Transfer RNA from Calypte anna, 73 nucleotides, folded computationally. The sequence is in RNAcentral, with records from Rfam. The prediction has a mean pLDDT of 81. NCBI's taxonomy places the organism under Eukaryota, Opisthokonta, Gnathostomata, Dipnotetrapodomorpha, Calypte.
[in-house]
RNA sequence: GCCCAGCUAGCUCAGUCAGUAGAGCACGGGACCCUUAAUCCCAGAGUUGUGGGUUCGAGCCCCACGUUGGGCA
Numbered sequence: 001g002c003c004c005a006g007c008u009a010g011c012u013c014a015g016u017c018a019g020u021a022g023a024g025c026a027c028g029g030g031a032c033c034c035u036u037a038a039u040c041c042c043a044g045a046g047u048u049g050u051g052g053g054u055u056c057g058a059g060c061c062c063c064a065c066g067u068u069g070g071g072c073a
Stems, first nucleotide, its partner, number of pairs: 001072007010025004019056001028042004049065005
């Protein structure tokens, strides 16, 4: 330099045909227990990497850039 894949909650990741985004773990509160752990219940937490475009409507489609990993040279 070229090619491919990823970027969504604190972390690991889903998200189908574009129709106002979820799970597990973690954190916080509660129940249970002599206490802790385990188990159960509840709640909070999002500029979907950045900026544009298309569309009535974009996590999803298009373009540029950034960043991480891999491959080729």